Context: one part of a larger RNA
RNA sequence: CGCCGGAGAUCUGAGUGGGGCUGGCCUUAGUACGAGAGGACCGGGCUGGACCGGCCGCUGGUGAAUCUGUUGUCCCGCCAGGGGCACUGCAGAGUAGCUAUGCCGGGAUCAGAUAAGCGCUGAAAGCAUCUAAGCGCGAAACUGGCCACAAGAUGAGAUCUCCAUAGAGGGCCCCCGUAGACUACGGGGUCGAUAGGCCGCAGGUGUAAAGCUGGCGACAGCAAAGCCGAGCAGGUACUAAUUGCCCGAUACU
Numbered sequence: 001c002g003c004c005g006g007a008g009a010u011c012u013g014a015g016u017g018g019g020g021c022u023g024g025c026c027u028u029a030g031u032a033c034g035a036g037a038g039g040a041c042c043g044g045g046c047u048g049g050a051c052c053g054g055c056c057g058c059u060g061g062u063g064a065a066u067c068u069g070u071u072g073u074c075c076c077g078c079c080a081g082g083g084g085c086a087c088u089g090c091a092g093a094g095u096a097g098c099u100a101u102g103c104c105g106g107g108a109u110c111a112g113a114u115a116a117g118c119g120c121u122g123a124a125a126g127c128a129u130c131u132a133a134g135c136g137c138g139a140a141a142c143u144g145g146c147c148a149c150a151a152g153a154u155g156a157g158a159u160c161u162c163c164a165u166a167g168a169g170g171g172c173c174c175c176c177g178u179a180g181a182c183u184a185c186g187g188g189g190u191c192g193a194u195a196g197g198c199c200g201c202a203g204g205u206g207u208a209a210a211g212c213u214g215g216c217g218a219c220a221g222c223a224a225a226g227c228c229g230a231g232c233a234g235g236u237a238c239u240a241a242u243u244g245c246c247c248g249a250u251a252c253u
Stems, first nucleotide, its partner, number of pairs: 001152001005163007015149004021049007033038001051106005059100004066093005071086006110144003117137004169247004173189005194240003197236003200232002203228003211222004
């Protein structure tokens, strides 16, 4: 921009793509078969590999937010307690998020029409013959079925609802994230819990400072503390989403 007024929702599915793999074990059954050795079809169950998709409760990784320990040096006048720098100084641990080596799921069942092949009926050709007429079975291939996208499917579809300038609806702007390079998408904008803050909780570190007690002292105890807390469909208008502006639709008979 189009889809022959304009909108908001919800669909249909022409079409396109994806998927399609396979081992082992148990059972049927030491049965059928076979002199024996050996050893099934069919059917049922269990469990793997690789591949693909999803997820983070578990096991781990990361985690330059975080907590703790600690070395050197400079600084906060000194002690104590802290801060800067030294690869994130080094080391231990680690929430969220992201993750695999972790967890969950998938291939199918089934239907249709067939291939080779196997048949029924059956003539030409009094017989025979699966074929000539006719009919039935029969593959991971084919068409569906499963998953995803999908009306620019210009063949532009459908349903419901709304609107007539006193205007449906959309946007600008702002607070954000289940989204994200920008955009888009999604949520919220005071008739408000959208984000921050504050309060609380899960969770992480690992027991703060000051004081007291014990010890000559390092240190230990009183004390699960202190600090942090990206998570919470927990709470709370304290802060910021103010006020506003723009776009926006039918003619003909």
Large-subunit ribosomal RNA, domain VI from Pelobium manganitolerans, 253 nucleotides, folded computationally.
Model confidence (mean pLDDT): 85 of 100.
RNAcentral holds the full RNA, with entries from Rfam.